The RNA shown here (SAM riboswitch aptamer (S box leader)) has 111 nucleotides and comes from Amphibacillus sediminis NBRC 103570. The organism belongs to Amphibacillus sediminis, within Bacteria. Rfam family: SAM riboswitch aptamer (S box leader). Rfam describes the family as follows. The SAM riboswitch is found upstream of a number of genes which code for proteins involved in methionine or cysteine biosynthesis in Gram-positive bacteria. Gene Ontology term of the family: regulation of gene expression.
[in-house]
RNA sequence: CUCUUAUCGCGAGAGGUGGAGGGACUGGCCCGAAGAAGCCCGGCAACCGUUAAACGUUUCGUUUAAAAAGGUGCCAAUUCCUGCAAAGCUAUCGGCUUUGACAGAUGAGAG
Numbered sequence: 001c002u003c004u005u006a007u008c009g010c011g012a013g014a015g016g017u018g019g020a021g022g023g024a025c026u027g028g029c030c031c032g033a034a035g036a037a038g039c040c041c042g043g044c045a046a047c048c049g050u051u052a053a054a055c056g057u058u059u060c061g062u063u064u065a066a067a068a069a070g071g072u073g074c075c076a077a078u079u080c081c082u083g084c085a086a087a088g089c090u091a092u093c094g095g096c097u098u099u100g101a102c103a104g105a106u107g108a109g110a111g
């Protein structure tokens, strides 16, 4: 980097450092010197892993529960909204709602 698959309306500090940027991209709309990114500490969650129990087609698999000292991840706003398509409502331009894609993020597996 590519492919497969699961999840993405919950949750998370009035700390230290650092100094101007940040929210993937488009268009918006926001956050930021009452201090952005990054780093440290802290926290949240529980995908993998771990433990226990039950069941089964029983060197394994599924489900449920628990802990969180292991491997990641995450800690403004629904993945902040939107971008393509369909349906419905409304209608002067146009707008609104819902659903599904696309794109993106993260985990696990494969190349």
Base pairs, nucleotide, nucleotide: 001111002110003109004108005107006106007105008104013041015040016039017038021031022030023029025083027081028080042075043074044073047071048070050066051065052064053063054062055061056060079103084100085099086098087097088096089095090094